[in-house]
Context: one part of a larger RNA
This record gives sequence, C1' cells and structure tokens, in this order.
RNA sequence: GAUUGAACGCUGGCGGCAUGCCUAACACAUGCAAGUCGAACGGUAACAGGUCUUCGGAUGCUGACGAGUGGCGGACGGGUGAGUAAAGCGUAGGAAUCUGUCUUUUAGUGGGGGACAACCCAGGGAAACUUGGGCUAAUACCGCAUGAGCCCUGAGGGGGAAAGCGGGGGAUCUUCGGACCUCGCGCUGAAAGAGGAGCCUGCGUCCGAUUAGCUAGUUGGCGGGGUAAAGGCCCACCAAGGCGACGAUCGGUAGCUGGUCUGAGAGGACGACCAGCCACACUGGGACUGAGACACGGCCCAGACUCCUACGGGAGGCAGCAGUGGGGAAUUUUUCGCAAUGGGGGCAACCCUGACGAAGCAAUGCCGCGUGGAUGAAGAAGGCCUUCGGGUUGUAAAGUCCUUUCGUGGGGGACGAAAAGGUGGGUCCUAAUAGGGUCUGCUGUUGACGUGAACCCAAGAAGAAGCACCGGCUAACUCCGUGCCAGCAGCCGCGGUAAUACGGAGGGUGCAAGCGUUAAUC
Repeated sequence: GAUUGAACGCUGGCGGCAUGCCUAACACAUGCAAGUCGAACGGUAACAGGUCUUCGGAUGCUGACGAGUGGCGGACGGGUGAGUAAAGCGUAGGAAUCUGUCUUUUAGUGGGGGACAACCCAGGGAAACUUGGGCUAAUACCGCAUGAGCCCUGAGGGGGAAAGCGGGGGAUCUUCGGACCUCGCGCUGAAAGAGGAGCCUGCGUCCGAUUAGCUAGUUGGCGGGGUAAAGGCCCACCAAGGCGACGAUCGGUAGCUGGUCUGAGAGGACGACCAGCCACACUGGGACUGAGACACGGCCCAGACUCCUACGGGAGGCAGCAGUGGGGAAUUUUUCGCAAUGGGGGCAACCCUGACGAAGCAAUGCCGCGUGGAUGAAGAAGGCCUUCGGGUUGUAAAGUCCUUUCGUGGGGGACGAAAAGGUGGGUCCUAAUAGGGUCUGCUGUUGACGUGAACCCAAGAAGAAGCACCGGCUAACUCCGUGCCAGCAGCCGCGGUAAUACGGAGGGUGCAAGCGUUAAUC
C1' cells in the first nucleotide's frame, strides 16, 4: 500500500446492489418449513345445495370432503462442517453394474379368488394408545391363462406379467346397471436413449523423525457365500506374504475444489457469500420400506438430557425459517406473498412449498448523489497572533441575484404477466359435424413488492459534516498551561520553566458519510 463475513471509539443526509453467529455440532418455549390425488376405492364426520317428511327428522342425490384403504412424493429442495489426511476431493481413465419418472420403438392389457382397514359391537388404559368379534371395496393382495422378446438350461426343456379409470357416442344387444365402439390417462413385458447412481485404477492433495519399524483377514491363491455389480466384502482350506527413509506406522491439524486476497510475476495466505463434490442430523448402533436411504422434520435398540404421569407407563430432538437463553469483541424480523422462477401431487381446476420472490434491521462492504451556485473588500465584527505598524481566519460571513438534485407534501402512473381459460380455422385418430392430440388467429383473467420505479406539480437555501493528524519517517506551526509531573509513543524518542512531540486554543494538512484504532493476510 492493498484486502476483510470484521470488532471498538467519535460522528452520521439519501439511494442502488451485495453481505450479516467466524464463538457453544451449546440447550431450546412458540408458530410455520411435505404434501397431494374423489378421474384408484369403500364411504359421508363437517360445510353448502337438492329431494322426501308424521316437521322429530330421513336421504351420498349433487358440489365437495374429515378420518380410512390405495398411488406418487416425503432419498429433492433447505441447513451445518462435527468427523475425515482418505471409503474423501481434484484430474485423467476403466469394467464387473443398477436406474422410479421422461423420450423413442415394440408386444400385450384374457379369466378368476380370498382377505384387511374404515364402519358396527364388546372391552382395557390417567394418557400415549390398544385388544377381541362381525361386515365390506379397490389401480391393495394371490393364483390361472397367454407370452414375441426376457431369465435358467444338461439345449431336450423349464420358469415367468398386467388394472383399471374418465370423456363421448351412431347402429346392434340389454337384466336398463351396461355391454359394444372410440379418444384420453393409466397398467404389464422387452429393446434402446437421456439424465442419475454404485464400483475400480494412475497422478496430485498440510505439519512433526524429539513418531522407525508396521501388519494376522494381515498379503496372495483355490473353492464357496454375499451384492445390482469386481473384490478378504465375508467364510473354509493352502501358501508366507504385504507396507516402509521415494517416510510406512503413530501423533497433531484440516471438509476438498472452482475460486478469493495479495503480488509485476513466480509465489504466499485463505476456502465467508455463489457453484460442484463429500460428510453429518441429540450421542452410538441397526435394519425395514423403496427405483433410490441404512433416511434432518421415518422406524427399532442403547445412552445422556428435557417434559407429562393416576407411578403402572409415556413424549421429544431448530446443524430448516423466524425467535429465546447461553457463550462472545461480534452478526438481523417470532414480517408479506406464492404475483414471478423452480419443485411435489393432480387430466385439470387447483392445493402445498420459511425453496424462492420481496419487504424490515445493521454505514458491514462496494458504488453513486447531496449538504448549494454566482456575485460580494468597508478586506465588517469576533477569535488568534503581533516587532503594536499590522498579519491571519477571509470571498469566508453578512448583503445581492439564482437554482431545487436528494429529502418533504401532492398527482396521475409503466415493466416485471407469459400462461391457464374461452372461441374460430387447418391437420391427425375415429363410424362421427362427440371427444381428444397438435399447429395457428382472436379474446381474455391473475402483482406480494406497492402509499414501489420513472415522470409531473408545489414551497423553500430551506432538513443534511465529521474524524484523524501537524518533531523526523510524513502532507501540515504558533500561543497559553504544565514543569522527568501530568502525560505521549508505530520506530527513533519527547516532558527536569520559553515543549512546533504532553493538555487546550487559533491556524493548517489529509480523508470524507465517514474517519481513526485494534486484529488478520499478502
């Protein structure tokens, strides 16, 4: 000098954009942060409408829908950096793998069965919750059939799938429910793709030798088990290997990277925010479900802690967003909205979304703007200095003439919004001018921010400057006070009676809504 997720002191007008627990991976009150689908299902607790009514009520009939069965999603998104020096990360490769949803292609979607919730009945418990009996539906569950391709094979053969729902409809049939046809959404098998994931290898990846030897599933083989998959991953047997001064082992420290800071570069230091990967979710262990987890807001066990209890037994996990206590030099609101972007579910309407978009707080940082402009010598008054002549503050002020950024008050007022939906036309499926897909024209609703931005009007210089320094380094000097005292100080050093070095004043210098100090890095 540059830099910072900074803090402290003094000071503080506005705006934009960023950033904001670096410490206790300490403990957490309260609210919210993952649901959705009635176009899978039986149904009807609440709300609204309808129908019947003996006016008590009844009825799922309709819109809808609590709880339940079922599906998809809770493995994403969000947080943190404890652990980890290698199962990690970075880079370059590899072969023995899996993959829900999505895309393309292909082949199917036939016919049966038995349950369990909800519900009803009867209990147990303080509660959390739970037991027994009975009824019932399905895209829940299980056989049968078929199976091109698929899997196994001793190549003869063997094994093995599915589910329906919704819209519309001309003939035909009908038990008047529908069958049937068609379109859409699904379901099953197979092949490929995309994206994702698991595994292996080379090289690189901090300090210590005042850590020199380490290792028994250890190193390799054969055979098995296990896994989606190679492999001591695991097991039996066999062999005696494997690593190490090119630093093994041990100890300390640490998430890694793209990058960031500095520097002419080489290098050094760092890894906040943003992005990729990894690890973790009170501590330790475990598996279940599933395409995917050994799962932050799932389960089980153990432990510590907190809470409830009728003492028998139960409940909980903010390293999600806010917020609280504590620790600390130190780090924000228990805000608004799903309008946009994105995500989950759904045919859709839509619902959910503390992701996200916004607002709030903080000069924490960067950037921009303002605190007025011109004129004005009697060089006013006052202050300070003085050799008492004067000098300086100083065109500075006052005065005169202007302007009105920002702020204040008022006014109308874009963009962020494209969709969805409705309607017309072309085209495809089709028996079809139903319905649906696709292309296109017209129309059309939706804004948290927001009393927003930008613009216009109004008044009026009006509301807006401080901080550090002035001995040398280092830009900037005099007076008074003090008298080795009080004090200053980054280094050299100042202060013991004329101190440009202490304290005050006048003046000056440097930065400026900041300025200094401290800490840290180059």

Source information:
A computed fold for a 522-nucleotide part of an RNA from Acidithiobacillus sulfuriphilus, annotated as small-subunit ribosomal RNA, 5' domain. The source organism's lineage runs through Bacteria, Acidithiobacillia, Acidithiobacillales, Acidithiobacillaceae and Acidithiobacillus. It matches the Rfam family "Bacterial small subunit ribosomal RNA". Its family is annotated with ribosome and structural constituent of ribosome in the Gene Ontology.